[in-house]
Context: one part of a larger RNA
Formats: sequence, C1' cells, structure tokens
RNA sequence: GAAUGAACGUUGGCGGCGUGGAUUAGGCAUGCAAGUCGAGCGGAACCAGCAAUGGUUUAGCGGCGAAAGGGAGAGGAACGCGUGGAUACCUACCCCCAGACCUGGGAUAGCCACUAGAAAUGGUGGGUAAUACCAGAUAAUGUCUCCGGACCAAAGGUGUGAUUCCGUCCGGGGAGGGGUCCGCGACCUAUUAGCUAGUCGGCGGGGUAAUGGCCCACCAAGGCAAAGAUGGGUACUGGGUGUGAGAGCACGACCCAGCUCACUGGGACUGAGACACUGCCCAGACACCUACGGGUGGCUGCAGUCGAGAAUCUUCGGCAAUGGACGCAAGUCUGACCGAGCGACGCCGCGAGCGGGAUGAAGGCCUUCGGGUUGUAAACCGCUGUCGGAGGGGAUGAAUGGCGUGAGGGUAAUCUCUCACGUUUGACAGAUCCUAGGAGGAAGUACGGGCUAAGUUCGUGCCAGCAGCCGCGGUAAGACGAACCGUACGAACGUUAUUC
Repeated sequence: GAAUGAACGUUGGCGGCGUGGAUUAGGCAUGCAAGUCGAGCGGAACCAGCAAUGGUUUAGCGGCGAAAGGGAGAGGAACGCGUGGAUACCUACCCCCAGACCUGGGAUAGCCACUAGAAAUGGUGGGUAAUACCAGAUAAUGUCUCCGGACCAAAGGUGUGAUUCCGUCCGGGGAGGGGUCCGCGACCUAUUAGCUAGUCGGCGGGGUAAUGGCCCACCAAGGCAAAGAUGGGUACUGGGUGUGAGAGCACGACCCAGCUCACUGGGACUGAGACACUGCCCAGACACCUACGGGUGGCUGCAGUCGAGAAUCUUCGGCAAUGGACGCAAGUCUGACCGAGCGACGCCGCGAGCGGGAUGAAGGCCUUCGGGUUGUAAACCGCUGUCGGAGGGGAUGAAUGGCGUGAGGGUAAUCUCUCACGUUUGACAGAUCCUAGGAGGAAGUACGGGCUAAGUUCGUGCCAGCAGCCGCGGUAAGACGAACCGUACGAACGUUAUUC
C1' cells in the first nucleotide's frame, strides 16, 4: 500500500447493488417450511329437487411425491475431492420403436355394534369397494438352458360413442442420473520405525443391481514401509478469493459443483432410488405431559428465544415472476424463490448551493503594539431548485401463460397442433414526468518533533501524560493538556486484529 463475513471509538443526509451467527454441530417456547389427485374406489355429511338425479366437502383405501428443494461443516488425510480413464452394473418420471391389454376369485380399511385406557393408542364381532391383493390363460423380440425344453404380464378411467385421449403390461433403444474400479495431484510431524491375522493371494461357495476377503469353508505365507508404512496433530474438497510485476504465499464467507451430517450411538423396513433432516425400531442423555399404569419430543429449514461472545437482522408480504410436487384440466401446496424490513458491514453514485460583496466589520488568536491572521469567510444584495419532505401520474418486470371465440391442418371427433381476435393475472419495486414551497433539513474525524503533508501561544514542570519506531516531559515543551491556526481524507475518519 492492498484486503476483510470484521469489531471498537467519535460522527452520521440520500440512493443503488451486494452482504450479515466466523464463538456453543450449545439448549429451544410459538407459528409456518410437503403435499396432491373425486377423471382410481366405496361411503359419510350438507345443499337443490316431489323424485330420478345433480352439486359441494373429504376421514379412509389406492396412486404419485415425500431420496428433490432448503440447512450445516461435526466427522473424515479417504478413491472423500480434482483430473483423466475403465465397466462387472442399475435407472421411477421423460422421448423413440415394436407388441399386448383375456377369464375369474377371496379379503380389508372406512362404516355399524360392543368394549379397554386419564391420554397416546387400541381390542372383538358383523358387513363393503377399487387402477389395492391373488389365481388361471396367453408368451417372444425377454430370462434360464444339459439345446430336449422350461418360465414370466396387465387396469381401468373420462365420455352418448375410444385402435385413436389419459392411463396399464412385456420387450428393445435413447437422454439425463447414479453405483463400482484404476493412474496421477493436493497438509504438518521421525522428539512416531517398524505395521498387519481376513492380514496378502488362490480354489469353491454365499451375498449384491454389479466386481471384489464384501462374507464364509479349505489351501498357501504372504502384504505394506526411509520415494516415510504405522502412529500422532490439523483440516470438508474443488471452481475460486486476497495479495503480488510475476514466481509464490495465505485463505476456502457469499455463489456454483462434489462429499458428509441431521439430539448421541446402532439397525433395518418401504421403494426405481434411503439405511431416509421435519419416516420406523432399539439403546442413551436431555426436556415435557400424566389419573403414576404409561406416553410425547428433536430448528445444522424460515422467522424468533435463552446462553456463551468483541460480534452478526424481521416471530414481515406474496405465490405476480422463475422453478418444483400432484392433477386431463381448472387449480392446490411451496419460509425454494421473488420481494420488503433492520445494520455506513462493503463497494459505487449523488447532495449539502451559485454569483456579487472590503469599512478587509465585530469577536477570537498572535503581536516587535505599527500591525498580522481567521477572511470574501460573515453580514448584505441578486439568483437557482439537485437530494430529502408533501401531493399526483407512470414505462417496465406480464408472456411463447389461463379462459373464450373463429379459421386452417391431422380421416369424423370431446383429442391434438398452428394462427388471429377478445378477455384476464403485480406481493413488491418504480425509470421518469408534473405541481406548490423554500437556502431552507444535511460535516465530521484523525493528525500537525522526524519518518510524514501541516505551528504558534498559554498551562504543566521526569508530575500529569504521549508513543508505530526513534524518543518527548526535571520552568520559556513546535512531541503532554487547552486555545487559535493549519494539513489530510470526507458521510465518513481513526484504532485494533488478521493475510499478502
């Protein structure tokens, strides 16, 4: 000098864009953060109706999602990450190709009745549906094969009407995603020198989507290490960030990618995918409820609270946009996200007026008492109207979206595509414009011995104090304190800490 997720002191006008729990991965009150589908299913309640029937809502069964998105960096020195390869593998939803969708059955929740319990939660009996479950048929382009053969599927819905729309099943391919393996690369320590028994390899099996001591039986005695094994310490990694001419050194906040974690430890279940943050089971610590028998909970989601700390924000608005889940759709949900709020925390921009004005006023300070300086500074005169404040309008973020109508193409169509027209959707922000008013509301901080830009007087008297280094202060201190004056930067200026 540059830099920071900074803090502290003094001061503080406005705006834009960023950014804000770095410490206790300490504990958490409260609300919200993952639902959706009635065009899969049978009911129930309510509304309209004389009724048939229609509509609304949805507890339950069922489907899809909940493995994404969001948070954190504790652990981990490891194929975890980066980079370049490999293959013994899987892949729901999406796209393409080819084919299939036949016949039956038995349950169960909801519901009703009885019943246990303070609650959480149940128990027994009766009866009901499905795109829930099961059986049979069909069977290759699939799987297995001793090459003879054997084996494997399905579901319907909407609608007057379905090869055609939405779905279902088998097979092949794709895209994207993931699993596994390998070469190379990246911390400190020898005041850690030997480490290892499923240990290193083989054969045969088990297990897995899949290779493999991943696991097991048997056989064999290997494997690693001074090019640092093993142990100890520290640490998420990369893209990048800071600095520097570069080489390098230091760092890994925000954003992106990967990994890991979800009160602590362990375990599996479901599923295409988890050993699963707001799922399940067990154990533990902690906290809460209790009728003392027994139960409940997990903010390292968004806000918020306590604690510790030098220190880090609102218990806000909206789904209008972008994206996600579900749905034929309308739409619903979304603390993702978009916005607003708070903080000079950072960067950037703007403003605080302009012209004239000498009796060089008063006052202050200094003085050699002549004067000098503050200083065109003020007063005073004339103007302007940025920013802020008040009132009003407003481009744009909104369309390739939704709905309706019409036309045309696809064989007719309720389906689908294209085009045109109409209509509709903004939480929040607001470029910019207009109106009135009026210099009004807007300057400080540090320093002035040398380094280093800027000095005089008074007070103090090795005291009080200053100080980054050198050093100042013991009676004329340009170095302490104050005043005046000056210098630097300026909504900031200094100090401290840390990196280069």

Predicted 3D model of a 500-nucleotide part of an RNA (small-subunit ribosomal RNA, 5' domain) from a metagenome. The prediction has a mean pLDDT of 84. Rfam family: Bacterial small subunit ribosomal RNA. For this family Rfam cites "Crystal structure of the ribosome at 5.5 A resolution" (Yusupov et al., Science, 2001). The full RNA is in RNAcentral, with records from SILVA.